[in-house]
RNA sequence: GAUGAACGCUAGCGGCAGGCCUAAUACAUGCAAGUCGAACGGCAGCGCGGGUAGCAAUACCUGGCGGCGAGUGGCGCACGGGUGCGUAACACGUAUGCAACCUACCCCUAACCGGGAAAUAGCUCGGAGAAAUUCGAAUUAAUGUCCCAUAAUAUCAUGAAGUGGCAUCUCUUUAUGAUUAAAGAUUAAUCGGUUAUGGAUGGGCAUGCGUUUGAUUAGCUAGUUGGUGAGGUAAUGGCUCACCAAGGCUACGAUCAAUAGGGGUUCUGAGAGGAUGAUCCCCCACACUGGUACUGAGAUACGGACCAGACUCCUACGGGAGGCAGCAGUAGGGAAUAUUGGGCAAUGGAGGCAACUCUGACCCAGCCAUGCCGCGUGAAGGAAGACGGCCUUCUGGGUUGUAAACUUCUUUUAUAUGGGAAGAAAUGACUCUCGCGAGAGGCUUUGACGGUACCAUAUGAAUAAGCACCGGCUAACUCCGUGCCAGCAGCCGCGGUAAUACGGAGGGUGCGAGCGUUGUCCGGAUUUAUUGGGUUUAAAGGGUGCGUAGGCGGCUUUAUAAGUCAGUGGUGAAAGUCUAUGGCUUAACCAUAGGAUUGCCAUUGAUACUGUAAAGCUUGAGUAUAGUUGAGGUAGGCGGAAUUGACGGUGUAGCGGUGAAAUGCAUAGAUAUCGUCAGGAACACCGAUUGCGUAGGCAGCUUACUAAGCUAUAACUGACGCUGAGGCACGAAAGUGUGGGGAUCAAACAGGAUUAGAUACCCUGGUAGUCCACACUGUAAACGAUGAUUACUCGCUGUUGGCGAUAAACAGCCAGCGGCCAAGCGAAAGCGUUAAGUAAUCCACCUGGGGAGUACGCUCGCAAGAGUGAAACUCAAAGGAAUUGACGGGGGUCCGCACAAGCGGUGGAGCAUGUGGUUUAAUUCGAUGAUACGCGAGGAACCUUACCUGGGCUAGAAUGUGAGGGAAUGAUUCAGAGAUGGAUCAGUCCGCGAGGACCCGAAACAAGGUGCUGCAUGGCUGUCGUCAGCUCGUGCCGUGAGGUGUUGGGUUAAGUCCCGCAACGAGCGCAACCCCUAUUCUUAGUUGCCAGCACGUCAUGGUGGGGACUCUAGGAAGACUGCCCGCGUAAGCGGAGAGGAAGGAGGGGACGACGUCAAGUCAUCAUGGCCCUUACGCCCAGGGCUACACACGUGCUACAAUGGCGCAUACAGCGUGUUGCGAGCUGGUAACAGCAAGCCAAUCACAAAAAGUGCGUCUCAGUUCGGAUUGAGGUCUGCAACUCGACCUCAUGAAGCUGGAAUCGCUAGUAAUCGCGUAUCAGCAAUGACGCGGUGAAUACGUUCCCGGACCUUGUACACACCGCCCGUCAAGCCAUGGGAGUUGGGUGGACCUGAAGACGGUGACCGCGAGGAGCCGUUCAGGGUUAAACCAGCGACUGGGGCU
Repeated sequence: GAUGAACGCUAGCGGCAGGCCUAAUACAUGCAAGUCGAACGGCAGCGCGGGUAGCAAUACCUGGCGGCGAGUGGCGCACGGGUGCGUAACACGUAUGCAACCUACCCCUAACCGGGAAAUAGCUCGGAGAAAUUCGAAUUAAUGUCCCAUAAUAUCAUGAAGUGGCAUCUCUUUAUGAUUAAAGAUUAAUCGGUUAUGGAUGGGCAUGCGUUUGAUUAGCUAGUUGGUGAGGUAAUGGCUCACCAAGGCUACGAUCAAUAGGGGUUCUGAGAGGAUGAUCCCCCACACUGGUACUGAGAUACGGACCAGACUCCUACGGGAGGCAGCAGUAGGGAAUAUUGGGCAAUGGAGGCAACUCUGACCCAGCCAUGCCGCGUGAAGGAAGACGGCCUUCUGGGUUGUAAACUUCUUUUAUAUGGGAAGAAAUGACUCUCGCGAGAGGCUUUGACGGUACCAUAUGAAUAAGCACCGGCUAACUCCGUGCCAGCAGCCGCGGUAAUACGGAGGGUGCGAGCGUUGUCCGGAUUUAUUGGGUUUAAAGGGUGCGUAGGCGGCUUUAUAAGUCAGUGGUGAAAGUCUAUGGCUUAACCAUAGGAUUGCCAUUGAUACUGUAAAGCUUGAGUAUAGUUGAGGUAGGCGGAAUUGACGGUGUAGCGGUGAAAUGCAUAGAUAUCGUCAGGAACACCGAUUGCGUAGGCAGCUUACUAAGCUAUAACUGACGCUGAGGCACGAAAGUGUGGGGAUCAAACAGGAUUAGAUACCCUGGUAGUCCACACUGUAAACGAUGAUUACUCGCUGUUGGCGAUAAACAGCCAGCGGCCAAGCGAAAGCGUUAAGUAAUCCACCUGGGGAGUACGCUCGCAAGAGUGAAACUCAAAGGAAUUGACGGGGGUCCGCACAAGCGGUGGAGCAUGUGGUUUAAUUCGAUGAUACGCGAGGAACCUUACCUGGGCUAGAAUGUGAGGGAAUGAUUCAGAGAUGGAUCAGUCCGCGAGGACCCGAAACAAGGUGCUGCAUGGCUGUCGUCAGCUCGUGCCGUGAGGUGUUGGGUUAAGUCCCGCAACGAGCGCAACCCCUAUUCUUAGUUGCCAGCACGUCAUGGUGGGGACUCUAGGAAGACUGCCCGCGUAAGCGGAGAGGAAGGAGGGGACGACGUCAAGUCAUCAUGGCCCUUACGCCCAGGGCUACACACGUGCUACAAUGGCGCAUACAGCGUGUUGCGAGCUGGUAACAGCAAGCCAAUCACAAAAAGUGCGUCUCAGUUCGGAUUGAGGUCUGCAACUCGACCUCAUGAAGCUGGAAUCGCUAGUAAUCGCGUAUCAGCAAUGACGCGGUGAAUACGUUCCCGGACCUUGUACACACCGCCCGUCAAGCCAUGGGAGUUGGGUGGACCUGAAGACGGUGACCGCGAGGAGCCGUUCAGGGUUAAACCAGCGACUGGGGCU
């Protein structure tokens, strides 16, 4: 796009079309084929007339008339109408032929129409039967039937002459003989009848070409193929029969099976094609199923006959009747398809002289949006951009929307009234004209549709809009609801709490009396490829050769004209399609004309090409001669090395084997070694991207036989060629059969190991086999994953064989084998004269993945198996090449306290602290590998606090606006656990005032939430990682993803720098700039300092003074591989180099690229959405966060002598302090208390530094170690130390004697060790965190390994990226399918038996005057029965595999 459609929702009108696609299922009822009295005998019924009877009504009689039932006869019934069962066929289409034929009615022409006869239906009478129907007797007519006559251009027989032709033959003319016709009617004008020729029309037959699928159907055929003769037919013919011959068809697809009416056309498509065969037209077939003939011009007959069968109906049970696939209609089936309508007015048909009759053909109407076409449901104005709805950034806006309201206008349609067609031409009777048949004229009659179409007037916007969709494809977006539910879905896919995808709404888009859905066909699909595809790797080249059929084929000439091309003629029905014009108001529709119908046939011509025939040629192909090459093949002979075994010698304890072992062998002497012998198999070195062969394949040497290639010559043949469906041959390994052989190796098997297991990998053994002969098998990743042949298309280089040549030189030639490339090709990888390039010929093969190379069938095979080779079902992919990542128990390079080398820890103990778990009313919440766990928390007794229990508040605890009121405020008291509530007293602000500060405060507006979502977010943070990376612009390369740059060679801590380079530059990172620290200089000199001068003190920079020094804090210098040597192109590296306080980044800090982990945090804060609102908000008291069988992390203290204790004594730095630090003195054993100087700090205080040093003591022990735990008594902070603080004193004195597996930190002022300070803070659970200084090591060979990381490279079936992907069995459910003992059904063919009607043949004693017939017999045949078998389906216990989940 289309549809004979159906379904859902909806529906105003008209025109034109269409309407059982299924059950060729069964049918009630009515109608669909009759007509003619001008063929006939007649008269049942009707009417008229007449007659009789009767008053009449009426009854009876009467073919006299109109007419006419039944009957004889003629014509028709073979048309028209229906359906598509069958049919794969001369059925259909197209083109021819009939010299092999028929044709009623019709037309032209010619001739004729004389005489006679016997019957029969009807009618009448009688009989049988329920009926259908039928029997007998008598009698009768015809255009019925028969006989005679006449007769031809008819038919037959025998001849003659001529013409033509494709054979038999035809045609024309003609002679003789024989045979055969007829019908009448009547209104007198006609209509009929017979014969013959011709025409027209309709048919019959034959032939060429075309006409579905299957080879898992390969052979079929006995009237079969042909001939002769006969029969039969309208006619040819095995159409039938007798005889003879043995043919005929088939790979160009016979036979068989399945499906199917064919065509014009219709739909689609650019076309070629593909699909289709409704309506209309042509042909065919059929008429309940099957068979058969009769009649007839025509039938093997839809509304005829006979027989058989199934079914239905009637019946008196004896017997009969029927055939809607005609029009309506019914039942049934189905998703589904209409009225038991009107009329013969028109067109057409039958009969008739005609009038006319009949006509479910036809013309009309009815039903159905089934389709096509047309019209309408209003038009113009109208902004307060109304109300309402929806959305929103929210009181503003947007949208619905000029839409509505409102004003004006129109009236198609609708309703009412009125008018009102065309379709009608005839016929008929009449008049006229001419040749008696026609024509002309006026008159009259005829309309189902239908009072319809159409026209006019009136009324009034009045009567008239839906359906689907809105994620992409694909035009059209928001809100709400839902929450992987409900659902959607054509494909991709949507839905798990912010869904443009589900459902609803608003809005929008598309089409519109329709719109969607479903089914089917074509297109897109160059996705079966003729036009117009492919086969290295995506599906696809046969394993290889020879060769049959077939296809294709070199150069020249001649002939021919089959193919080819051109002209002409015929045909290609009409309708349809296309164009033009015209008719319905337009269109659909219809009419007229044209074109087209791409085809077929005939004829005339052309001759380049192809074909055919003939003649030639040599370049393709082959032959010959000469040479040459090689693991080419077959058979035989020979050889040495090695393995194994046997025997003998030497010799002694192990050998062998592995990652390590064991099994095994060995004192009965192994292994090792020497000698001899045996046997089998394979041939080291040479040996090579070398050679040979068609492929498989071929390797010691040699002999025989044999095949092939190449080169040269150009002697011979003269296209002999190429390819090759079937076919034939060859064909690795394994395997099979028979017979040998058997050394090695070695499936199966056994043992030992490995392992969770190990039916494996490893080891020790070991049988088939491996070898030979003969015979099978016939497959391989049989690979170059690349069929064969021929021609053409740049080069470089290596090599084998031959030639050229004197030649080892060489630019040469031919044939091979390789590498790299141009053009070109290719999706790319790549190929590239050995093509995957450009062309030609032939063969083979492919058409999404799986199912499956499976099943069934067939062929082959001894078997194993091979060849051929599906379907159901299932998925939306499977696949190729390349790219970027990620990954690898891949490779290379490099780095890091990563390992190693060291030092000290953790893991064991006690305690502290955090976490898990458990418990609890609550033990608030978060953090959970590294990257949670002394983390948020830098400090939970109340508060904090978010949790629990209980008591309270509700515009709320806070803030703002705020009418109004009051100073604020303070004190006392009562109830209560308190919050809270009540009471009393004091107080009465500033300002002249207006007013202001502060407090209370109604209503209202803004509340509040540590409730949820860190997977909606911002911000901040952790980690990879202070790792060296991450990118961009332009250019270049690539179809593209992408690459290049950024890779490479060096170098570095570094993508740091250098060199090179289709790259050149740039950015974020690195480094540097910043801070601290190490040195010096300079400036300044208080609170710091004190050398020199002076004063003073028991003593002290205490004082005057000083700036030298230390120090403080501002500024500056200094380090840059700058210098030297060596190495290096350079960058740079090395040197205990020099110099220097410092040396190669001096040490430390801050600083964290693109990104990753949906990492962490909604409980710091902010924030979208959701949720709560007398509570999930707020206040209060108490409790809890501190629980405790247990497990883990991080720490502290220890276990002691490098130590503990006591006494004495020395040296820091960072810091902090007025609600504070607090000297000093006094008291107390002490914590601390009392009094109190100084200090807002370089001034005073904290403050004692400790380890260290000196002296003493302890002497290896659970101790003078260790300090947990507990008891008692105290101190301090605080409203308050019970749960639950710290500290002090006395007493108590636990575990623990250096810590399993495992694991952590650290490379120098580091580890270790020692103390000091600070924040938080009333106090403190701090052993934590953050800082400060004191003392102060050891070790690093090195990069194999563990972990992490960087770069390059490689493989990948991974991309959620190896914590990936993914295979098979098993378990369970579902689905389709193979096998299957059997069982059921179907169509088909064969054999045998039987066999109706009919036909044919024979007979015919019965009938008939006769012709002939009944009867009987035979043949044939529908149907029926029996039987064996093949084929196709269904079901089937059980069973096999497959698919999905």